[in-house]
Molecule: Glycine riboswitch aptamer
RNA sequence: GUGACUCCGGAGAAUCCUGCUAUCAGGUACCGAAGGUGCAAGGCGAAAGGACUUUCGCUGAAUCUCUCAGGUAAAAGGACGGAGAUGC
Numbered sequence: 001g002u003g004a005c006u007c008c009g010g011a012g013a014a015u016c017c018u019g020c021u022a023u024c025a026g027g028u029a030c031c032g033a034a035g036g037u038g039c040a041a042g043g044c045g046a047a048a049g050g051a052c053u054u055u056c057g058c059u060g061a062a063u064c065u066c067u068c069a070g071g072u073a074a075a076a077g078g079a080c081g082g083a084g085a086u087g088c
Stems, first nucleotide, its partner, number of pairs: 001088003005084005014028001016027004029072003035068001036066001038064001042059008
């Protein structure tokens, strides 16, 4: 540095509506912090010409973006942070 594990902290958004009484199905509104999508500089490649520019393609991060997935009382989950012990 990195992987799994244990403990602690950890936000947002209807305990909405309808059916039937279901941990089910459907609907409307909403949230971003599992996962996933998109891209800036930069890098690489190609083409063109005036030779260091232009255009195109690929690559390219996030707590940004989208809202597919997920979620909208509590619980659970939860990016991320801290601690412990452990493998490489």